Model confidence (mean pLDDT): 76 of 100.
A computed fold for a 90-nucleotide RNA from a Microthrixaceae bacterium, annotated as SAM riboswitch aptamer (S box leader).
It matches the Rfam family "SAM riboswitch aptamer (S box leader)". Rfam's curators write: The SAM riboswitch is found upstream of a number of genes which code for proteins involved in methionine or cysteine biosynthesis in Gram-positive bacteria. The SAM riboswitch acts at the level of transcription termination control.
It was read from a public genome assembly, where an Rfam model found it.
NCBI's taxonomy places the organism under Bacteria, Bacillati, Acidimicrobiia, Acidimicrobiales, Microthrixaceae.
[in-house]
RNA sequence: GCUUCAUCAAGAAGGCCCGAGAGUUCCGGCUCUGCGACGGCCUGACAACCCCCAACCCCGGGAAGGUGCCCCAACCGGAUCAGAUGAGGA
Numbered sequence: 001g002c003u004u005c006a007u008c009a010a011g012a013a014g015g016c017c018c019g020a021g022a023g024u025u026c027c028g029g030c031u032c033u034g035c036g037a038c039g040g041c042c043u044g045a046c047a048a049c050c051c052c053c054a055a056c057c058c059c060g061g062g063a064a065g066g067u068g069c070c071c072c073a074a075c076c077g078g079a080u081c082a083g084a085u086g087a088g089g090a
Base pairs, nucleotide, nucleotide: 002089003088004087005086006085007084008083013043014042015041016040017039021032022031023030025079026078027077028076029075044070046068049066050065051062052061053060
C1' cells in the first nucleotide's frame, strides 16, 4: 500500500524545541498564526478500539500495557468520491 469490520457533531492541559506557514486532495473564499501557528519531545489529561475482570448476543466494570486523541475551522462553495483511527486478514 490492498482488503474486511467498527467508530468519527462528545471529551481532554502545561513546559521545552523549531521558525512560517496551517486549516482531509484541488480551486476560490474564510479563519488561525512571530502574543510563535504547523510539526517534534516530556509530563499530564480525555476516551475506551485492542487489553484485564465478569458476562458471554447486546450490555457492565477497570485503565497496568499497545494505540488513539487533547487550540475543534475535516469551516463555506465548487470539483472529486473520499479522509482519519482501531482490530483482523492475505